Model confidence (mean pLDDT): 81 of 100. Small-subunit ribosomal RNA from an uncultured prokaryote, 1464 nucleotides, folded computationally. Rfam family: Bacterial small subunit ribosomal RNA. Rfam links the family to the GO terms structural constituent of ribosome and ribosome.

RNA sequence: GGCGUGGUUGAUACAUGCAAGUCGAGCGGGAACGUUUCCUUCGGGGAACUAGUACAGCGGCGGACGGGUGAGUAAUACAUGGUCAAUCUGCCCUCGAGACCGGGAUAGCCACUCGAAAGGGUGGGUAAUACCGGAUAAGACCACGGACCCGCAUGGGUUUGUGAUAAAAAGGUUGGGAUCUUCGGACCUUCCGCUUGAGGAUGAGACCAUGACCUAUUAGCUUGUUGGUGGGGUAACGGCCUACCAAGGCUUUGAUGGGUAGCCGGCUUGAGAGGGUGGACGGCCACACUGGAACUGAGACACGGUCCAGACUCCUACGGGAGGCAGCAGUGCUGAAUCAUUCGCCAAUGCGCGAAAGCGUGACGGUGCGACGCCGCGUGCGGGAUGAAGGCUUUCGAGUUGUAAACCGCUGUCAGGAUAUAGAAACCCGUAGUCGUUAAUAGCGGCUACGCUGAUCAUAUCCAGAGGAAGCACAGGCUAAUCUCGUGCCAGCAGCCGCGGUAAUACGAGAUGUGCGAGCGUUGUUCGGAAUCACUGGGCGUAAAGGGUGCGUAGGCGGCCAAGUCAGUCAGGUGUGAAAGCCCCCGGCUCAACCGGGGAAUUGCACUUGAUACUGCUUGGCUUGAGGUCGAGAGGGGCAAGUGGAAUUCCAGGUGUAGCGGUGGAAUGCGUAGAUAUCUGGGAGAACGCCCACGGCGAAGGCAGCUUGCUGGCUCGAUCCUGACGCUGAGGCACGAAAGCUAGGGGAGCAAACAGGAUUAGAUACCCUGGUAGUCCUAGCCGUAAACGAUGGGCACUAGGUAUCGGGACCCCUGACGGUCUCGGUGCUGUAGCAAACGCGUUAAGUGCCCCGCCUGGGGAGUAUGGUCGCAAGGCUAAAACUCAAAGGAAUUGACGGGGGCUCACACAAGCGGUGGAGCAUGUUGUUUAAUUCGAAGCAACGCGAAGAACCUUACCUGGGCUUGACAUGCAGGAAGUACGAACCUGAAAGGGGAACCACCGGUAUCCAGUCCGGAACCAUCACAGGUGCUGCAUGGCUGUCGUCAGCUCGUGUCGUGAGACGUUGGGUUAAGUCCCGUAACGAGCGAAACCCUUGUCGUCUGUUGCUACCAGGUUAUGCUGGGCACUCUGGCGAGACUGCCGGUGUUAAACCGGAGGAAGGUGGGGACGACGUCAAGUCAUCAUGGUCCUUACGUCCAGGGCCACAAACGUGCUACAAUGGCAGGUACAGAGAGACGCAAUACCGCGAGGUGGAGCAAAUCUUCAAAACCUGCCCCAGUUCAGAUUGGAGGCUGAAAUUCGCCUCCAUGAAGGUGGAAUCGCUAGUAAUCGCGGAUCAGCUAUGCCGCGGUGAAUACGUUCCUGAGCCUUGUACACACCGCCCGUCAAGCCACCCAAGCUGGAGGUACCCGAAGUCCGGCAAUAAUUGUCCGGCCUAAGGUGAGUCUAGUGAGGGGGACUAAG
Repeated sequence: GGCGUGGUUGAUACAUGCAAGUCGAGCGGGAACGUUUCCUUCGGGGAACUAGUACAGCGGCGGACGGGUGAGUAAUACAUGGUCAAUCUGCCCUCGAGACCGGGAUAGCCACUCGAAAGGGUGGGUAAUACCGGAUAAGACCACGGACCCGCAUGGGUUUGUGAUAAAAAGGUUGGGAUCUUCGGACCUUCCGCUUGAGGAUGAGACCAUGACCUAUUAGCUUGUUGGUGGGGUAACGGCCUACCAAGGCUUUGAUGGGUAGCCGGCUUGAGAGGGUGGACGGCCACACUGGAACUGAGACACGGUCCAGACUCCUACGGGAGGCAGCAGUGCUGAAUCAUUCGCCAAUGCGCGAAAGCGUGACGGUGCGACGCCGCGUGCGGGAUGAAGGCUUUCGAGUUGUAAACCGCUGUCAGGAUAUAGAAACCCGUAGUCGUUAAUAGCGGCUACGCUGAUCAUAUCCAGAGGAAGCACAGGCUAAUCUCGUGCCAGCAGCCGCGGUAAUACGAGAUGUGCGAGCGUUGUUCGGAAUCACUGGGCGUAAAGGGUGCGUAGGCGGCCAAGUCAGUCAGGUGUGAAAGCCCCCGGCUCAACCGGGGAAUUGCACUUGAUACUGCUUGGCUUGAGGUCGAGAGGGGCAAGUGGAAUUCCAGGUGUAGCGGUGGAAUGCGUAGAUAUCUGGGAGAACGCCCACGGCGAAGGCAGCUUGCUGGCUCGAUCCUGACGCUGAGGCACGAAAGCUAGGGGAGCAAACAGGAUUAGAUACCCUGGUAGUCCUAGCCGUAAACGAUGGGCACUAGGUAUCGGGACCCCUGACGGUCUCGGUGCUGUAGCAAACGCGUUAAGUGCCCCGCCUGGGGAGUAUGGUCGCAAGGCUAAAACUCAAAGGAAUUGACGGGGGCUCACACAAGCGGUGGAGCAUGUUGUUUAAUUCGAAGCAACGCGAAGAACCUUACCUGGGCUUGACAUGCAGGAAGUACGAACCUGAAAGGGGAACCACCGGUAUCCAGUCCGGAACCAUCACAGGUGCUGCAUGGCUGUCGUCAGCUCGUGUCGUGAGACGUUGGGUUAAGUCCCGUAACGAGCGAAACCCUUGUCGUCUGUUGCUACCAGGUUAUGCUGGGCACUCUGGCGAGACUGCCGGUGUUAAACCGGAGGAAGGUGGGGACGACGUCAAGUCAUCAUGGUCCUUACGUCCAGGGCCACAAACGUGCUACAAUGGCAGGUACAGAGAGACGCAAUACCGCGAGGUGGAGCAAAUCUUCAAAACCUGCCCCAGUUCAGAUUGGAGGCUGAAAUUCGCCUCCAUGAAGGUGGAAUCGCUAGUAAUCGCGGAUCAGCUAUGCCGCGGUGAAUACGUUCCUGAGCCUUGUACACACCGCCCGUCAAGCCACCCAAGCUGGAGGUACCCGAAGUCCGGCAAUAAUUGUCCGGCCUAAGGUGAGUCUAGUGAGGGGGACUAAG
């Protein structure tokens, strides 16, 4: 820009303007302003034009169309197809006939008059195509007849005779004309109009069939109702209305009632079938403020007409009046929302009137507004790398924005300006010409030429200049497109899943990208996806879903043969299925949207002609379905009557004595008034052991001693009968466990409630002692159950095997109901098939057919309410609001279990010794403090990091200092009396100040000097350093733990839809998933074992620093010395042990048991070695490291203090409590280590710690080297000759330093403690217990700790029931953060919706009665020439009032349950 479209709510209320008029060629009247002119008493008056104009009136036609809206309406509507033999139709078309003679009024107007107004009243006169009377009557209608033809039942049509009834405007007019004229006209002609009739067209009316919403928590409705007769009424049929008569009519194929709704062509969605919808355009209907009514008219019960009633608004002089936008614009309120112009024009198309010009037209044609929709176009095009600047990011190299821009060249769509021009325009009409008609060159009709008519829109050319013209959403997945920063479960996002708690691709921002583009996104709605209501096209064993069971009504479905029919079904034809739309073709706007033309389609309905397989209907037959007959049979089938024994309990009696009973253990209870026990007798009630069985019967519920009676069903065999009689079954009817209810009986045992005793934290339970309803019988209710096979009934078909119950046939003639077959039941197993899987599987959950019932996410809820049944309890039927994103099924892997099986471990048990009590040491908590630095927290933190805090360490506190820094690297620069800085001053030190002396190294070809360059150190600058600050839940590495438990997996294969499984399970065996056997598995890996170290035996080699048998020497004594290397030993290399051998057991296995030999025997002992993984286990304070924070401090230096505090609590230890001891004396025997800033001997001093001194030793050489034990003596059971804390005094050592805060020695002091509550720990052999020794760290040491070493050296294990932990298999599971799981209910708090409720307030519809406007109709009175006007009465009736009741909405103190909420 083009084409469309625009109050979906309030049919809410409306200011203002317009939306229906027209005709003077139907009629009578008839201005004014103004202009010109005349007269004038100058105040004014007259005439002509204006103009027969405006205007009102009578009359005609039109205001029933056009335009709007969808309130009502579930059928008086609509759609489709029929019918009218039951109808009407103005204007229009065709045809026929006619239009004669008369009459009286009335509006306008004039006069008077009422009223505020709107509006009237009275009198006078007047016209018509207004109105009325009469005549005529072809045809029409009616009555009575005649003839013919036809149909669809009533009947229809044609023709004909007689009788009767009803009409008109003698109007209007243009032109012309012979004639007449009173000059008005008449007459003729043309045209228009009028009356009547026939036909057509158009429009309307009525009737019929079929179709299309929800609700049964609406099941019965109806009295003009259904039909008939007479009458009325209508254009017309008809209960349409009325009087009378009859008692009908509709309905589970859903009447009646309630709710909702205008219907259709179409539109939208969909593959279709369907679903949703009915805005624009078109057809029909309905409505016009609400309700009622008629009038006029061809047509209305009338949107812009009338009357009445009502509500509302307005005017008023208060007496009375006016109005109806759901026409076009426009306004207010309402609403999520339509917030559009109070526009232009009748030029076109159409409509009304008119003869026509023409007039009117908010119809229409246009304009304006709105991106509301669809379509088209533009916002530039080409070149342009230094890949500019800026932005963002960065691994710091760069990348990206990006040829994008700048810059250069070019073009000119749209918008803007100027000029020019076509088309929508052709009619009508006018002028001219011509043809026809005619007496006519009038007129009229046709044709040709020219002229007249534009509200609004278009196109072309030129000008100018890239100039005026791009946004929106998104970027975690679905879904195209990602980075950085900010934030820190906050702010926020979100369609679903979900994101956000300090590294957010999900929030916000930026950058970049992706998608679409004058739009983009959101919201709402509809369909699709959804096979998620399943007709096409679903299900019901366990997921939602089979009725508790049968009988049976309606209905649905139904065996074989044949005939008829043709309703269903199939095929052809005819009519219709409006146009527009969809689809195809062609064409017009530059294209497209849009529009025009043609075709196809409209799957439908109706009629008609055929076909006859199947279904239906009618008829006739058949026997196989079903039933009957005869002969047999089994059975806890049912009902009734009778009867039996065992047991229990009670009563009576006997015997008898102290208990019985009961339980896990007890108690309540019973019992000396004699129980329990036992014997005898008697009574009562209930139930029926064995048989008894996955066996029988029954529709299900259910049924069990025995006998009898009555009775239902079933099976088998035979085959003479009937002849489809069948199956299912909505409603309905009947039966229906237990409990419960009513009435009357009965009551032994058992036993809700209840009581008592126990148990327990409690125990309104489980256990025990009692015990009432009830359980039993009769009669009647109830009508439900996990009423289950969680599996409706019937029929047919589809492999088997095996068992059993009831019949039958045959065979073997028997040992056996032995064998073969068959009919009917009941089970197990299993093929195909089915199934989500589990499973089902001829007794189907397989394959088909028929019928019924039921389901549609979880909760709310099988609840509320209504109805109905019941005596009640309660049953049946059965929602919604609200809320959640799941609920559920089957199977899998784990985990768990106060499930099971097997097995193991100092797990228990059996033992030994401890801890828990005391004192002390040490660690932790807590508290305290300026600080008591930090971490570790069940096992698996707590003598832990710390193998050693007086300073240091040290991270903490107080105070004092430094600021490129205590430490590292780089950059640019500086520097000769410069930096540094001895001495010195100050200070607690660090630090601060500081005169003197005085600068370094290398190169510059060699030397010297100078210069220059470089380096080190220094000053000073900028980057940076530094942090034991935070995050172990961002991490690496390392470590703990389950656990040295025996497990954890993979490849290929197989099974399973899959998750997964098998392997790895099973039978044995082992310490072991160790090995063997079996096996849809076969192999392999990480673990176990072995390899490695050490120790135990032997051999060999070596022989000093070790050893000393032998030889020699020497000593008080000693391998002390020389030989020596045999032994011990050292430490290299080897051997040895493998279930190898024998016997037994075992599967001819693996292996186990026993034995031999051997130093050692079944892994010889010990160690190192720790699978897949778990615990967000521990550690940012070993180290490393992402992020974050501090930067004259959270960095760094120094002094002092603190980490060592002390009401309390806990852990780990030491020492003890004593006689298996303590003390004193004597006297033996180790191993492994360490030693130079070291270990240190002999000797001397000291009571001692220690000191002096320093031989020897960098070590098999030197140094350090035991204690318990053993022998002898004392002590004699005491707070002691036990125990040693605490305290006082005196010393020693280390170290600048010992006060806070070290260790050791001596003297003195001599606390608690007499073997430890609940509870709890370690250990199975050289082990526990006990005894000492050494080392690391370290100046010293708070070490009783830790890590090692050796000496002496036990007890016990029946066993696996229990406690704890673990492994394998199996089972259950609502757990998977995995039992420290999950989860239920009450209460408290908040919030939401709902139910009940004394009531209160509205609405709807019906009913009875009262009143009753307008109006039609009827009757009456009065009057008229006629039409008619007026008055009275009656019927019907709107609105209104009253009464009883129904339905429904809102609200309601209070009550009730429900849903959801935070960690109560």